The part of an RNA shown here (large-subunit ribosomal RNA, domain I) has 541 nucleotides and comes from uncultured Maribacter sp. Lineage of the source: Bacteria > Flavobacteriia > Flavobacteriales > Flavobacteriaceae > Maribacter. It was read from a public genome assembly. The prediction has a mean pLDDT of 82. Its Rfam family is "Bacterial large subunit ribosomal RNA". Rfam links the family to the GO terms structural constituent of ribosome and ribosome.

[in-house]
Context: one part of a larger RNA
RNA sequence: CUGGAAAAGGGCGUAUGGGGAAUGCCUAGGCUCUCAGAGGCGAUGAAGGACGUGAUAAGCUGCGAAAAGCUGCGGGGAUCAGCACACAUGAUAUGAUCCGCAGAUAUCCGAAUGGGGCAACCCGGCAUGUUGAAGACAUGUCAUGCGAAAGCAAGCAAACCCGGUGAACUGAAACAUCUAAGUAGCCGGAGGAGGAGAAAACAAAAGUGAUUCCGAUAGUAGCGGCGAGCGAAAUUGGAUUAGUCCAAACCAUUGUUGUUUCGGCAAUAAUGGGGUUGUAGGACCACGACAUUUGACGUGUAAUGAAUUAGAAUACUUUGGAAAGAGUAACCAUAGAGGGUGAUAGUCCCGUAAAAGUAAAGAUCAUUGUUGAUAGUGGUAUCCUGAGUAGUGCGGGGCACGUGAAACCUUGUAUGAAUCCGGCGGGACCAUCCGCCAAGACUAAAUACUCCUGAGAGACCGAUAGUGAACCAGUACCGUGAGGGAAAGGUGAAAAGAACCGUGAAUAACGGAGUGAAAAAGAUCCUGAAACCAUACGCUU
Numbered sequence: 001c002u003g004g005a006a007a008a009g010g011g012c013g014u015a016u017g018g019g020g021a022a023u024g025c026c027u028a029g030g031c032u033c034u035c036a037g038a039g040g041c042g043a044u045g046a047a048g049g050a051c052g053u054g055a056u057a058a059g060c061u062g063c064g065a066a067a068a069g070c071u072g073c074g075g076g077g078a079u080c081a082g083c084a085c086a087c088a089u090g091a092u093a094u095g096a097u098c099c100g101c102a103g104a105u106a107u108c109c110g111a112a113u114g115g116g117g118c119a120a121c122c123c124g125g126c127a128u129g130u131u132g133a134a135g136a137c138a139u140g141u142c143a144u145g146c147g148a149a150a151g152c153a154a155g156c157a158a159a160c161c162c163g164g165u166g167a168a169c170u171g172a173a174a175c176a177u178c179u180a181a182g183u184a185g186c187c188g189g190a191g192g193a194g195g196a197g198a199a200a201a202c203a204a205a206a207g208u209g210a211u212u213c214c215g216a217u218a219g220u221a222g223c224g225g226c227g228a229g230c231g232a233a234a235u236u237g238g239a240u241u242a243g244u245c246c247a248a249a250c251c252a253u254u255g256u257u258g259u260u261u262c263g264g265c266a267a268u269a270a271u272g273g274g275g276u277u278g279u280a281g282g283a284c285c286a287c288g289a290c291a292u293u294u295g296a297c298g299u300g301u302a303a304u305g306a307a308u309u310a311g312a313a314u315a316c317u318u319u320g321g322a323a324a325g326a327g328u329a330a331c332c333a334u335a336g337a338g339g340g341u342g343a344u345a346g347u348c349c350c351g352u353a354a355a356a357g358u359a360a361a362g363a364u365c366a367u368u369g370u371u372g373a374u375a376g377u378g379g380u381a382u383c384c385u386g387a388g389u390a391g392u393g394c395g396g397g398g399c400a401c402g403u404g405a406a407a408c409c410u411u412g413u414a415u416g417a418a419u420c421c422g423g424c425g426g427g428a429c430c431a432u433c434c435g436c437c438a439a440g441a442c443u444a445a446a447u448a449c450u451c452c453u454g455a456g457a458g459a460c461c462g463a464u465a466g467u468g469a470a471c472c473a474g475u476a477c478c479g480u481g482a483g484g485g486a487a488a489g490g491u492g493a494a495a496a497g498a499a500c501c502g503u504g505a506a507u508a509a510c511g512g513a514g515u516g517a518a519a520a521a522g523a524u525c526c527u528g529a530a531a532c533c534a535u536a537c538g539c540u541u
Base pairs, nucleotide, nucleotide: 009541010540011539012538013537014536015535016534017533018532024526025490026489029461030460031458032457033456034455035454036453037452038450039449040156041155048109049108050107051064052063053062059083060082070103071102072101073100074099075098079091080090081089114123115122116121124142125141126140127139128138129137130136144153145152146151160191161189162188163187164186165185171178175225201208202207212239213238214237215236216235222230223229243442244441245440246386250273251272252271253270254269255268256267257266258265259264278420280385281384282383283382284379285378286377287376293373294372295371296370297369298367299366300365304361308356309355314329315328316327317326318325330347331346332336338350339349340348391415392414393413394412395411396410397409398408401427422437423436424435425434426433477484478483497525500512501511502510503509
């Protein structure tokens, strides 16, 4: 120099495993709604807890010293002693377990209420009893406010509702009027709804006829450092419809007071009758009449109504571990909703359709019962018809409307009418015209919401999703505290959950054996991706 071989290491590839828990499939739980129900519980002690309670019992569930329970009635008909296996011991056709309804019991704390207290503890008074006494024990009782008394209140609870009080961040591309927003927060109150409500209303030459809610009107008219932004109503289409009662005039009774010629009269208060509106009405006077409609209670009726009853119709062959699949031939259907069963079942099981039954309760209807409410016509001399009110000045607030030409509503302050020949309004104000009758009260439905119960649905999620929580989760854990706050589902059709043997120090682990369709389903158990690790082989340096 040429050719060849090769240990260890590295790289790539293939295969087989380990590791890990993605993916797929699943759903026990959620989410969003619809319909129906319910819309409260509480001194007869709630909500929420503490501590107990089982043959064995740590937790959950149930229950309360009568303690996984006691009694009655109804249902039901063979097993049962919860989750939760097993063993022991028991119960049950003299009807258990279980389901429904109604009761009993219901320790201690908690509004907590005899007093106290660091909740689940401590300490008392009085009466009665165990005693004759002391002490102790048992049972009952003893808080506060309101009320003459009877009695009522309190505290808790998801949203919805009304009232009081009431921000800021933010937007205006800064910021002060403005906005956010009368929102959030706090306080009070009520109900199944609440609030509003039967014109001192709208309108406009035509008319409407309480309130509430929805659609249009309309992002219009307007308001607005005319910026940002805010933002109606009339009218109209629908939902649902319901109207009433006082105060007063006048009459009467009763009480009190004043006065008296002791006959009364007057004032005042309470009660009863009367009366309730704007084309005014009522009192009063006259006439006429006992109609009409209807509520409550009682009685009867009984749709509905708890647990519940019964409920049609299929065989064979074949593949397979298993038939509900495939093939062939049938059947039922007022039932072919749904779920389960060893793969996909109208006819296997539970059910489903259409029926039946039913305690408490009871819509509806009837009523010979009891009781309550409800009406007219004319006249107009007199009387009544809501006062510190309406209005006005000043200062605010609400109205879509920021003081504006600013009506209207409201009211802190100062004032302050009229009385039916009256008063208020119709967006300054005046006249005409039109509408209405304030200063008293009640009122169903249409509307809002869902802590909760039942039934049902989803072009909702499918375990890093869907509630924070599919699982013993407001748990473990963190924080002095207010408060913050997880992770974590799946063997198999059935435990048939691996007897027995071996290796081993072994109750570890592994190898056999056995079960099973499968154990590469073995309990860290369905599927089992990738990263990462290992082994073997091939190629390469």